[in-house]
Predicted 3D model of a 111-nucleotide RNA (SAM riboswitch aptamer (S box leader)) from an uncultured Bacteroidota bacterium.

C1' cells in the first nucleotide's frame, strides 16, 4: 500500500512559550482573547502489544502398552483472570451528527 476481522454511549488533568484557529473532508452543529493548533514540561486514563495464572495442543522426559498416567527452567494458541515497568494509543461534546450499502415501517417516494 491492500486484504480480511474485532471493538468504539465508559474513562482521563495542569502548568510555560505560542498568539488564530480547530473538531481528517463535505453539509451541519460546536470549541476558542475567560486563549486555537503547534511546541516543551509534568501528571492522568485506558488495556492493544508486554508481564504473569489458568486452560489445549506440540516437542523432550520418565512410567506403562494402546490410544494411557506422570514431569519439566520448553513452545504455541486461546483468555469474560490479574498486573501496569515498558512501547503504542488516549485526555470537549456518543468515532459530536449525516454522508456508503442492507433491512424493516410505508399505497409509493422521502424523512
Nucleotide at each position: 500500500a491492500u486484504g480480511c476481522u474485532a471493538u468504539c454511549a465508559a474513562g482521563a488533568a495542569a502548568g510555560a512559550c505560542g498568539g488564530a484557529g480547530g473538531g481528517a473532508c463535505a453539509g451541519g452543529c460546536c470549541c476558542u482573547a475567560u486563549g486555537a493548533a503547534g511546541u516543551c514540561u509534568u501528571g492522568a486514563c485506558a488495556a492493544c502489544c508486554c508481564u504473569g495464572g489458568u486452560u489445549c495442543g506440540g516437542c523432550c522426559c520418565g512410567c506403562g502398552u494402546u490410544u494411557g498416567c506422570g514431569g519439566a527452567u520448553u513452545u504455541g494458541a486461546a483468555u469474560a483472570c490479574a498486573g501496569a515497568a515498558g512501547g503504542u494509543g488516549c485526555c470537549a461534546a456518543u468515532u459530536c451528527c449525516u454522508g456508503u450499502u442492507u433491512a424493516g415501517a410505508u399505497a409509493a417516494c422521502g424523512a
The model forms 95% of the base pairs in the Rfam consensus.